Context: one part of a larger RNA
RNA sequence: ACCUCGUUAAGGAACUCGGCAAAAAAGCAGCUGUAAGUUCGCAAUAAAGCUUGCCCUGCCCGCGAGGGUUAGGGCCGCAGCUAAAGUCUCUCUGGCGACUGUUUAUCAAAAACACAGGUCCCUGCUUAACUCGUAAGAGGAUGUAUAGGGGCUGACGCCUGACCAGUGCUGGAAUGUUAAAGGCGGCGGUCGUCCUUCGCUCUUUGCUUCACAAAGAGCUUCGGAACGACAAGUUUUUCUGUAUUUUAGAAAAGCUUGCCAUUCCGUAGCUCCGAACGGAGCAAGGAGCGGAGGAUGGCUGACUGCCCGAAGCACCAGUGAACGUCCGCGAUAACUAUAAUCGUGUUAAAGUAGCGUAAUCCCUUGCCGGGUAAGUUCCGGCCCGCAUGAAAGGCGUAACGACUGGAGAACUGUCUCAACGAGGCGCCCGGUGAAAAUGCAGCACCGGUAAAGAUGCCGGUUUCCUGCGGCUAGACGGAAAGACCCCGGAAGCUUUACUGUAGGGUGGUAUUGAGCCCUGGGUUUAGAUGCGUAGCGUAGCGGGUAGGCUUUGAAGUUCGUCUUUUGGGGCGAAUGGAGCCGCCAAUGAAACACCCGUCUUUUAAAUUCUUAGUUCUAACUCCGCCUGAAAUGGCGGAAAACAGUGCCACUUGGGCAGUUUUAGUGGGGCGCUAGCCUCCUAAAAGGUAACGGAGGCGUUUAUAAGGUCGGCUAAGGCCGGAUGGAAAUCGGCCGUGUCGGGUAAAGCCACAAGCCGGCUUAACUGCAAGGCGGAUAUGCCGCGCAGAUGCGAAAGCAGAACUUAGUGAACCGACCCUUUGUCGUAGAAAAGGGGAAGAUCAUCAACCAAAAGCUACUCCGGGGAUAACAGGCUAGUAGGGCCCGCGAGUCCACAUCAACGGCUCUGUUCGGCACCUCGAUGUCGGCUCAUCACAUCCUGGGGGUGGAGAAGCUCCCAAGGGUUUGGCUGUUCGCCAAUUAAAGUGGUACGUGAGCUGGGUUCAAACCGUCGUGAGACAGGUUGGUCCCUUUCUACCGCAGGCAUUGAGUCUUGAGGGGAGUCGUUCCUAGUACGAGAGGACCGGAACGAACUGACCUCUGGUGUACCUGCUGUCCUGCCAAGGGCAUUGCAGGGUAGCUAAGUCGGGCCAGGAUAAGAGCUGAAAGCAUCUAAGCUCGAAGCCAACCCCAAGAUUAGGACUCUUAGGUCGGUCAGAGAACAUGACCUCAUAGGGCGCAGGUGGAAGCGCGGUAACGCGUUAAGCCGAGCGCUCCUAAUCGACCAUACAAA
Repeated sequence: ACCUCGUUAAGGAACUCGGCAAAAAAGCAGCUGUAAGUUCGCAAUAAAGCUUGCCCUGCCCGCGAGGGUUAGGGCCGCAGCUAAAGUCUCUCUGGCGACUGUUUAUCAAAAACACAGGUCCCUGCUUAACUCGUAAGAGGAUGUAUAGGGGCUGACGCCUGACCAGUGCUGGAAUGUUAAAGGCGGCGGUCGUCCUUCGCUCUUUGCUUCACAAAGAGCUUCGGAACGACAAGUUUUUCUGUAUUUUAGAAAAGCUUGCCAUUCCGUAGCUCCGAACGGAGCAAGGAGCGGAGGAUGGCUGACUGCCCGAAGCACCAGUGAACGUCCGCGAUAACUAUAAUCGUGUUAAAGUAGCGUAAUCCCUUGCCGGGUAAGUUCCGGCCCGCAUGAAAGGCGUAACGACUGGAGAACUGUCUCAACGAGGCGCCCGGUGAAAAUGCAGCACCGGUAAAGAUGCCGGUUUCCUGCGGCUAGACGGAAAGACCCCGGAAGCUUUACUGUAGGGUGGUAUUGAGCCCUGGGUUUAGAUGCGUAGCGUAGCGGGUAGGCUUUGAAGUUCGUCUUUUGGGGCGAAUGGAGCCGCCAAUGAAACACCCGUCUUUUAAAUUCUUAGUUCUAACUCCGCCUGAAAUGGCGGAAAACAGUGCCACUUGGGCAGUUUUAGUGGGGCGCUAGCCUCCUAAAAGGUAACGGAGGCGUUUAUAAGGUCGGCUAAGGCCGGAUGGAAAUCGGCCGUGUCGGGUAAAGCCACAAGCCGGCUUAACUGCAAGGCGGAUAUGCCGCGCAGAUGCGAAAGCAGAACUUAGUGAACCGACCCUUUGUCGUAGAAAAGGGGAAGAUCAUCAACCAAAAGCUACUCCGGGGAUAACAGGCUAGUAGGGCCCGCGAGUCCACAUCAACGGCUCUGUUCGGCACCUCGAUGUCGGCUCAUCACAUCCUGGGGGUGGAGAAGCUCCCAAGGGUUUGGCUGUUCGCCAAUUAAAGUGGUACGUGAGCUGGGUUCAAACCGUCGUGAGACAGGUUGGUCCCUUUCUACCGCAGGCAUUGAGUCUUGAGGGGAGUCGUUCCUAGUACGAGAGGACCGGAACGAACUGACCUCUGGUGUACCUGCUGUCCUGCCAAGGGCAUUGCAGGGUAGCUAAGUCGGGCCAGGAUAAGAGCUGAAAGCAUCUAAGCUCGAAGCCAACCCCAAGAUUAGGACUCUUAGGUCGGUCAGAGAACAUGACCUCAUAGGGCGCAGGUGGAAGCGCGGUAACGCGUUAAGCCGAGCGCUCCUAAUCGACCAUACAAA
């Protein structure tokens, strides 16, 4: 120092985020008394007031012990629930939640959850809905809609508005769409059978017609090449001759040329052979093989058309206490303002009541009022509600709350401002004895440097060696491979991401049978039916035919029935009793006169498929009874071909699962970008980056904008010319390209690549020498050849376009052609090959056919490769200075202020960069403690002034000292109140968390607003929310040991270092100078203070747990009395020494030296002037001394004096000393204890006596007791002793 406690003068929340903590009052005792509000229960022990001990008397109860009670009287103390334990502090006013409860075991107890109540949805039960389970089965429930399940809201009171467009849910069934299955067809394959037709081959016969190739061989021509021979020329060497050279001859070798022969190659011509045939066509006949087609039957198919075919979806409604949503703009009233009002647009509807700067309001500390000296909080109002609002309920609300705000009373060490005391820890001694951590260490400071903050490097400075107690600034201290951020990965969660799937719904089918009836379709048979106009008329179409029907009953009439209706027609019955039609006229077409076939519509029957209903019983299911251990069997019943179950199919399906959710990026996200073309950057080849600067493309053209041939020349200007203008058209001149070239830019273009016209399709096919470019793959240019073509008289040109953009690899793959087409054959399916449509595969060298989000519940691996803090670099921004001086300042730039600009400095702002640190450098503010700079806030010295004085303004010098307390807010800041001489600006990791705090920010919980479908999110608000470290080194504050200096002791000097350093008010000078007055000095002198600081305890106080006294409860000393223990020292009242402040006494001065700014003297350079250049004098709280303290380890270790058997240490008694140690006193003497005395404290002991009924009082008595204080006194203890040094030398 810290921890846990006790006490505290004066003040009393001034502390602080916040009365946190602590304290205090009160005292579930009695009496009295108690407000607003209210759900009448509460609030309430509200609040507030009085009493409380002991003794005596009285009264009541009780047999008694005893208990109770009021009244009266008395007694004591500072104090009577007198202690301890236990037990509400109180009041006023908000927010939220009704309440009691529950929750994150281990950082959140709350406003979160729950709750009673409200409301919506589902559920009618042999097996509810729902949940668990593969199932059996179980829960629900041995319950039955007053029951059960689910969602939302959350007592109670008043209420709960508009919208059904979207989504969901519920209902509907007409229509559309829609699967499997089924029906009826088609098509294909294959195997049979049958038929038709064609082709090929062979062969026979006849006729017509066409034609002589290639290859080969021989000969020859020309050209080229190779080789050989010969000839000529030439060169060199050798030899002969000459003395040598020249020359001559001979020989050898080489080269060149010419000619000839041979061979080979190419080229062309001739001849021969081939050559017999044959090819093509027609007609007829025969045989074999094959193709195609058709018919029919069997088997077959991921084939195909139509019909039928449920839910679902579409569709139509309903539904909000379902998910949800509830607007703009512009005008308008006789002051202004505002807008009851009007206009207009949108919508499904246009936020109603209530509340409102709020747990919701950014601006915001909104505005007004209250409270306070002062109020970012609080309360009451207001309302332009960024972004309130009605069961994700709105607004109130008594009671309640370890919730969260604000205010007050009381009370206090929370504070001003700290002091003393107790115990513990610490420290010392004895014992025992860890841990984290640790590259090595012989581990200083400053400046610099360095991966940008150095004990270790460089340069200085300081420093004898070693411990002990403290402290925490540094060792980017320890701990935890950073949780923030980014990158990679994972996990959990969400959803209208993708793909699946449990489950649900629905249909089919099997298990699965019978009857009746109904709906719809097909087929067959029989019947009926058919209206344009004209026409006697209801003419379906085609064909045949001139007759047909009729007593086997015609016409007509009546009735019935059918025909969708009218008119008409058909059929049947009755009556009737002999005719009725056709042909003919009209009509595009002629007769229902008759016969045959057939179409539309339709009727009936049969058959077939289908749909719905109903009945049955025998499958299946269930129940009961009997038997049986059970399985089972039997009987009866219910229900029933349903249900259940299997399979198939459609639909629904974050209930569940697996995954995806690009990259670049001056961090990431948001934004933007991603391929291709043009230009600049690009540094005169090519190439070249950036989230550098500018633009384009994802085409167009056949009515060419292509090819070719021929022709032409634009823009603009000037001049001239009717309408006619600046531009229309006409003429002339100038006119290198300014025009134009489809489309961007660049390059290029007049011989034109521009413009016009003719003819056309080369916008061809097969190739391609050689190049450009290039990692590869793509890409680009192209001589020339062949074929076919266009233009041109021709030469020629033409394989798109003046050039450079206009795009997409591979896989897959419709379609066309072709080949193969597999365990025997035939075919098919399929495959191979050649073409070829299909990509904003635009993240454009292209991940899959197929993919979005959240994480603050998070996790892992990495990164200082990359952000937030701090440092570093930089200095745009910021701040400061200087220059210029537009102007302001009455005049006048410069007393003061200063625009537009310029030059700089600083490293305090906001930034930029991303250099150390992500195997961790803790972040705002406060507290504590500071330290430095000076660009100075005050105080000091000066210059100027638009300085009369006073007060100011501005500049210069100056860093010695100083630089307040409160209200609000987490605040820094700021505003406010009151002071002050002043309330400085900055740096120090925005100094300081191994020093504290933890209010803010920034984990997990929760609420509101807003955003999001959602999970969730928000430099938006709000409530709550674990702050570890025993210090190794350095540094710092202290204390020792060793050694050195030195024989020892005592006293000193002071190199050096540190401390201190402040200021005000009043008075005098003097109401003077100054001033019209008001006001009011300099200089000089004095007094009193504030804050700071040192020492001390006489005084005033505090404390004083070993002093004195009082009091309570209880236990004990046998009892009384008197005492002791415990109860915080039990509590209370005082208090010695010591310590201490709020107390007392001091301190800063004066005087000196050198200076700053400044003021001067003399004085030149520069005959003047000039404070300066030489010289000299002044001049500040500043500097140096002076004052106080440390100090010879000042290794330069100093000096003086004294002593020479000097001195020191151990040991002991100790305190004016003290952590240990040290220092100091003493060891035979007053050192300590004891004793005695005194001071001082307390306050009148016990015992006895006396008085009183008693409690108690009085006397003896200023009594008794007393720690540390001051003295005296050897009673006790400082015993006996040991060790070191005394050497040389000096005197």
Record summary
Large-subunit ribosomal RNA, half B from Candidatus Wildermuthbacteria bacterium RIFCSPLOWO2_01_FULL_48_35, 1291 nucleotides, folded computationally. It matches the Rfam family "Bacterial large subunit ribosomal RNA". The literature on the family includes a 2001 paper in Science by Yusupov et al., "Crystal structure of the ribosome at 5.5 A resolution". Its mean pLDDT, the model's own confidence on a scale to 100, is 80. NCBI's taxonomy places the organism under Bacteria, Bacteria candidate phyla, Candidatus Wildermuthiibacteriota. The full RNA is in RNAcentral, with records from ENA and SILVA.